[in-house]
Predicted 3D model of a 545-nucleotide part of an RNA (small-subunit ribosomal RNA, 5' domain) from a metagenome. The full RNA is in RNAcentral, with records from SILVA. The prediction has a mean pLDDT of 83. It matches the Rfam family "Bacterial small subunit ribosomal RNA". Rfam links the family to the GO terms structural constituent of ribosome and ribosome.
Context: one part of a larger RNA
RNA sequence: GAAUGAACGCUGGCGGCGUGCUUAACACAUGCAAGUCGAACGAGAACGGGAUUGCUUGCAAUCCUUAGUAGAGUGGCGCACGGGUGAGUAACACGUAGAUAAUCUACCUUCAAGCCUGGAAUAACUAUUCGAAAGGGUAGCUAAUACCGGAUAAAGUUGGUUUACAUAGGUAAAUCAAUGAAAGAUUGCCUCUUCUUGAAAGCAAUUGUUUGGAGAUGAGUCUGCGGACCAUUAGUUUGUUGGUGGGGUAAAGGCCUACCAAGACUGCGAUGGUUAGCUGGUCUGAGAGGAUGAUCAGCCACACUGGAACUGACACACGGUCCAGACUCCUACGGGAGGCAGCAGUGAGGAAUUUUGCGCAAUGGGGGAAACCCUGACGCAGCAACGCCGCGUGAGUGAAGAAGGCCCUUGGGUCGUAAAGCUCUGUCGACAGGGAAGAAAUUAACAUCAUCCAAUAGGUGUUGUUAUUGACGGUACCUGUAGAGGAAGCACCGGCUAACUCCGUGCCAGCAGCCGCGGUAAUACGGGGGGUGCAAGCGUUAUUC
Numbered sequence: 001g002a003a004u005g006a007a008c009g010c011u012g013g014c015g016g017c018g019u020g021c022u023u024a025a026c027a028c029a030u031g032c033a034a035g036u037c038g039a040a041c042g043a044g045a046a047c048g049g050g051a052u053u054g055c056u057u058g059c060a061a062u063c064c065u066u067a068g069u070a071g072a073g074u075g076g077c078g079c080a081c082g083g084g085u086g087a088g089u090a091a092c093a094c095g096u097a098g099a100u101a102a103u104c105u106a107c108c109u110u111c112a113a114g115c116c117u118g119g120a121a122u123a124a125c126u127a128u129u130c131g132a133a134a135g136g137g138u139a140g141c142u143a144a145u146a147c148c149g150g151a152u153a154a155a156g157u158u159g160g161u162u163u164a165c166a167u168a169g170g171u172a173a174a175u176c177a178a179u180g181a182a183a184g185a186u187u188g189c190c191u192c193u194u195c196u197u198g199a200a201a202g203c204a205a206u207u208g209u210u211u212g213g214a215g216a217u218g219a220g221u222c223u224g225c226g227g228a229c230c231a232u233u234a235g236u237u238u239g240u241u242g243g244u245g246g247g248g249u250a251a252a253g254g255c256c257u258a259c260c261a262a263g264a265c266u267g268c269g270a271u272g273g274u275u276a277g278c279u280g281g282u283c284u285g286a287g288a289g290g291a292u293g294a295u296c297a298g299c300c301a302c303a304c305u306g307g308a309a310c311u312g313a314c315a316c317a318c319g320g321u322c323c324a325g326a327c328u329c330c331u332a333c334g335g336g337a338g339g340c341a342g343c344a345g346u347g348a349g350g351a352a353u354u355u356u357g358c359g360c361a362a363u364g365g366g367g368g369a370a371a372c373c374c375u376g377a378c379g380c381a382g383c384a385a386c387g388c389c390g391c392g393u394g395a396g397u398g399a400a401g402a403a404g405g406c407c408c409u410u411g412g413g414u415c416g417u418a419a420a421g422c423u424c425u426g427u428c429g430a431c432a433g434g435g436a437a438g439a440a441a442u443u444a445a446c447a448u449c450a451u452c453c454a455a456u457a458g459g460u461g462u463u464g465u466u467a468u469u470g471a472c473g474g475u476a477c478c479u480g481u482a483g484a485g486g487a488a489g490c491a492c493c494g495g496c497u498a499a500c501u502c503c504g505u506g507c508c509a510g511c512a513g514c515c516g517c518g519g520u521a522a523u524a525c526g527g528g529g530g531g532u533g534c535a536a537g538c539g540u541u542a543u544u545c
Stems, first nucleotide, its partner, number of pairs: 001545004006541005013391006019384002021349001026347003030344003035077003040074002048065008084302003094226007103219002108215008116150004125140006156179010184207006193200003228274003235265003240262008277299004281292004304325005327338004355381001357380003363377001364375004394424004404415004428486001430481005438472001443467005449461004489534005494515003500529005510517002
C1' cells in the first nucleotide's frame, strides 16, 4: 500500500447493488417449512335455510337443500428433490484423467407386442370392550388401478449344444429344455354384434397398465496422478497377503465363511499422533509465489448421541420406523411425548451478526387430464454506513480587507471572498398530481388447418382473436409547488510523513508504530489559533499478502 462475513471510538444527509452467529454440531417456547389425486375405490356428515305434520305456542318428528360438499379411510405418485450445517473425515473424501468385457436407473422419449379368465380378504363403517392419555382388543359388513391364482407369450432370463467376431460374465445368430406378465379409468357414438328405446360386455379417442429393445438422465464400483504438519512417532499387520470351494450384492472383490499356503506394507516415510471438509475460486503480488476456502457454483459428510434394518427405482432416510443413552415435558404413577445444523424467533456464549413481515404475481419443484392445491425453495419488503458505487450539503458576485478570535518586533499579519450584502439555481429531501415494465402461459369461447375414425360424434395437435392473472406498490419514473432553506465530520501536524505557533505543565500529568519526547522558553504532553490529509465517513484494534 491492498484486503476483510469484521469489531471498537467519535460522527452521520440520500439512493442503487450486495452482505449479515467466524463463538456453543449449546439448549430451544410459539407459528409455518410436503403434500396431492374423486378422471383408482367404498362410504359420507354437521351448522345454516326452507316445507309439512303434531300440538303443551316453542319443542319434537319427517322431507328438500346445504352436498355427493367438509373431515376421515383404502389405493397411487411424491416425501432420497429442494433447504441447513461443517461435527467427523488425511480418505479414491476431493480434483483431474480413465475403466466398467464387473453394474443398476422410477418418472421422460422412441420402437415392438399384449391387457384373456377367476378368487379370497381388509380398512373405513356398525356393535362391544380396555386405557387418564398416547393408543389398542374382539365380533360382523364392503370396494378397488390394493392382494392372490389360472391361461397365453418371445425379441426376455437360466442351463445345454453349435457358428462368426472377440477374449474377465462381451456382441450377433441357430437349436433344445425350463421359467415367467397385466388393470382399469374418463369421454363420445350407433357403422358392425346384443337387446331394438338408446344403451351395453359393441365401436372409437385419450390416458393408464404389462413384457421386451434402444436412448436420455442420474447413480454405484474400480484405477493412475495431485494437494497438511510431526521421526522429540521406526517398525506395522492375523481376515492380515494370496489361492480353492461356498455364500452375498444390481455389480468386481477377504465383502463374509471353511480349508490351504505364509505372506503383505515400510526411510520414495509404513504405523501412530496433531490439525483440517475438498474444489472452481477469493485476497495479495510485476510475476513466481504466499495466505485463504464467508456469500455464489460442483462434490462429500452429518441431522440430539450411538446402533440397526424396513419400504422403495434410489435411503440404511433432517421435519420416517425400531433399540439403547443423555436431556426436556405430560401423567390418574400403570405409562406416554419430543428432537430448529429448515424460515422467523428465544435463552446462553461472545468484541460481534437482522423481522416471530408480504406473496405464490414471476422462476423452479411435487401431485393432478385439467381447474387448481402445496411450496419460509424463490420473488419481495423490513433492520444494520457491514462493504462497493453514485449524488448532495449550493453557484456567481462581493474589500469598509467589517466585527470578532489568534499572533505580534505594536508597524502590522492571519482566519479571509471567508462572512454579511446583492443576483441566481433547484440535485437530494418535503408536499401535491399522474403513473409503469416485469404477463407470458394455462384455461374457456370462436375461427382455421392437419390427423385418428364408419362418422358431419368425439378426441389430439397447429395458427389466430377475445377474456383472465402483480406480493413488490400507488413503488420506480415523470411533472409541478415553496425554499439556501433540512444535510460535515474524523484523524494528524519532532523525523520516517503532507502540515507551526501561543499558553498551561515541569522526568509530574501524560505521549509512543520505530527512533524517542517531558527534570521552567516542549513545533513530540493538555488546551487555543492556524495548517495538512481523507470525507459520510475518519481513526484504532485484529488478521492476510